[in-house]
């Protein structure tokens, strides 16, 4: 220098024929127990890495930038 992949909740990740975002763990409350743990129930939490573009509508499509990883030279 060239190519490819990844970036979504505090953490690990789903969601990519475009239709106003989910699971597990973690956190909070409750039930159970003499009490704790475990278990069960309910619940908080994200303008989807930044900026533009397309569209009635973008996590999703296009461009560019940033960060990380891999391959080639």
């Nucleotide at each position: 220098g060239g190519g490819c992949c990844c970036a979504u909740a505090g953490c690990u990740c789903a969601g990519u024929g475009g239709g106003u975002a989910g699971a597990g763990c973690a956190g909070g409350a409750g039930a159970c127990u003499c009490a704790u743990a475990a278990u069960c129930u309910c619940u908080u939490g994200g303008u989807c890495g930044g900026a533009g573009g397309u569209u009635c509508g973008a996590a999703u499509c296009c461009u560019u930038c940033u960060g990380g990883g891999c391959c080639c030279a």
Source information: This is a predicted structure of a 73-nucleotide RNA (transfer RNA) from a Candidatus Omnitrophota bacterium. It matches the Rfam family "tRNA". From the family's description: Transfer RNA (tRNA) molecules are approximately 80 nucleotides in length. It is annotated as a transfer RNA. The organism belongs to Candidatus Omnitrophota, within Bacteria.